[in-house]
About this RNA
The part of an RNA shown here (small-subunit ribosomal RNA, 3' major domain) has 496 nucleotides and comes from Hydrogenophilus sp. It matches the Rfam family "Bacterial small subunit ribosomal RNA". Its family is annotated with structural constituent of ribosome and ribosome in the Gene Ontology.

Context: one part of a larger RNA
RNA sequence: UGACGGGGGCCCGCACAAGCGGUGGAGCGCGUGGUUUAAUUCGAUGCUAAGCGAAGAACCUUACCAGGGCUUGACAUGCAGGCUGUAAGCUCACUCGAAAGGGUGAGUGCCAAAUAGGGGGUUUCCCCUAUUUGGAGCCUGCACAGGUGGUGCAUGGCCGUCGUCAGCUCGUGUCGUGAGAUGUUGGGUUAAGUCCCGCAACGAGCGCAACCCCUGCCCUUAGUUGCCAGCGGGUAAAGCCGGGCACUCUAAGGGGACUGCCGGCGAAGAGCCGGAGGAAGGUGGGGAUGACGUCAAGUCAGUAUGCCCCUUAUGCCCUGGGCUACACACGCGCUACAAUGGGUGGUACAGAGGGGAGCGAAGCCGCGAGGCGGAGCAAAUCCCUAAAGCCACCCUCAGUUCAGAUCGCAGGCUGCAACUCGCCUGCGUGAAGGCGGAAUCGCUAGUAACCGCAGAUCAGCCACGCUGCGGUGAAUACGUUCUCGGGCCUUGUACA
Numbered sequence: 001u002g003a004c005g006g007g008g009g010c011c012c013g014c015a016c017a018a019g020c021g022g023u024g025g026a027g028c029g030c031g032u033g034g035u036u037u038a039a040u041u042c043g044a045u046g047c048u049a050a051g052c053g054a055a056g057a058a059c060c061u062u063a064c065c066a067g068g069g070c071u072u073g074a075c076a077u078g079c080a081g082g083c084u085g086u087a088a089g090c091u092c093a094c095u096c097g098a099a100a101g102g103g104u105g106a107g108u109g110c111c112a113a114a115u116a117g118g119g120g121g122u123u124u125c126c127c128c129u130a131u132u133u134g135g136a137g138c139c140u141g142c143a144c145a146g147g148u149g150g151u152g153c154a155u156g157g158c159c160g161u162c163g164u165c166a167g168c169u170c171g172u173g174u175c176g177u178g179a180g181a182u183g184u185u186g187g188g189u190u191a192a193g194u195c196c197c198g199c200a201a202c203g204a205g206c207g208c209a210a211c212c213c214c215u216g217c218c219c220u221u222a223g224u225u226g227c228c229a230g231c232g233g234g235u236a237a238a239g240c241c242g243g244g245c246a247c248u249c250u251a252a253g254g255g256g257a258c259u260g261c262c263g264g265c266g267a268a269g270a271g272c273c274g275g276a277g278g279a280a281g282g283u284g285g286g287g288a289u290g291a292c293g294u295c296a297a298g299u300c301a302g303u304a305u306g307c308c309c310c311u312u313a314u315g316c317c318c319u320g321g322g323c324u325a326c327a328c329a330c331g332c333g334c335u336a337c338a339a340u341g342g343g344u345g346g347u348a349c350a351g352a353g354g355g356g357a358g359c360g361a362a363g364c365c366g367c368g369a370g371g372c373g374g375a376g377c378a379a380a381u382c383c384c385u386a387a388a389g390c391c392a393c394c395c396u397c398a399g400u401u402c403a404g405a406u407c408g409c410a411g412g413c414u415g416c417a418a419c420u421c422g423c424c425u426g427c428g429u430g431a432a433g434g435c436g437g438a439a440u441c442g443c444u445a446g447u448a449a450c451c452g453c454a455g456a457u458c459a460g461c462c463a464c465g466c467u468g469c470g471g472u473g474a475a476u477a478c479g480u481u482c483u484c485g486g487g488c489c490u491u492g493u494a495c496a
Base pairs, nucleotide, nucleotide: 001496002495003493004492005491007490008489009488010487011486012485013484015480016479019443020442021441022440023439026335027334028333029332030331031330032329033328034326035325042053043052064321065320066319067318068317069316070315073144077143078142079141080140081139082138083137089108090107091106092105093104094103095102096101110135111134112133113132114131115130116129117128118127119126120125146310147309149308150307151306155304157299158298160295162293167206168205169204170203171202172201173182174181175180186197187196188195212287213286214285215284217255218254219253220252221251222250223249226245231242232241233240258281261275262274263273264272265271337436341395342394343393344392345391346390347389353384354383355382358377359376363372364371365370402433407428408427409426410425411424412423413422449472450471451470452469453468454467455466
């Protein structure tokens, strides 16, 4: 000087408390450990691994296993020799084969320039033949390719975490033999090393804040979305039509909030409390943004890369299998255990996205998944679009008209192909489950909880995941003793 303390003081954070909903029990989904296996490819492992890399494992993917095959190789560059109307390639046939690959035969058979000859044409030009040169190609050999083989304790880059925490440093000066201290401590204040005051310090940098984006109010500009707002036409109804941009909205620009104003407290300070006005206050709400560093944290399998290793194989291709195994254990979820619920019928209201090998309307067929059909739309102009809610009726506390696992049968769709191993529909079957031990998680407001919608990936999908979007919409916070994490000062130390 740090680190640590079941030392002290001060102060924060859904840290506790207060409150709401969960997890831990059940069934199922997904991930992981373990076990099994020919293989169950690899990585991630307290917080910071475990719906994580994977925003899509039937083949492919695929890195694993078994078997079959190829070697200058699926891909790049170069060298030497050879072939260049034999070959490679393409088409076809036969043949071994599961395919990959191999064998045999037939047909066709590269581009450019120059020269010569011939033909066509109005010129540019086009066609054929021969020769030469160059390129491409092929064969053989060589140099090499290739490796998701090892090392993240050799690395770059990127990234998790402490932590959006308020800290981390430097120059000069001063103090100290020195390590170092001071500044950065102290008094007050803040979300903040934020600001004020004081001070052997005076300044400065990286952080904080602000500048950026979305959202909340208003204005301007602009109107093939929106509106009967005012007029006309028109309908069973409808911005449906004329017409108009006023409103909504869309999208660009601007205004607006600064403790600016008033009162009180405070040191005439920083600031705090209350009030006015205002759509909004005192960082309005959200996002982006992550200092010096820590964990030899993570990643050689995204890519890059040193070194090591394999080179008829640790490379490459193919068929099939595996990554989907199942006595168990853990994690994250979904669905429930019902009556603020379940069922049937009717009826209403979003936002954000996506659409050309695409989104697919109306209409028709089917109980349904779906099929036929094709209008319109490269899209504020067409299509994909709610559910909870509300109204009416049934169920009456029962393992039930709860719950839906499991299994049987019959079908639909995608795809070369759904046996291993897809999703969906109908009928039947109806399991565990009556609110969950110890323990444990999230959340402070348009949040939690509940409800659905869209998208990426994607042929399809094991999505109940993820990322967004809107609809309905709470309760509680006395307080900081305690638990966890953190900041500042101080104290002890046999630790560095």
The prediction has a mean pLDDT of 84. Lineage of the source: Bacteria > Pseudomonadota > Hydrogenophilia > Hydrogenophilaceae > Hydrogenophilus.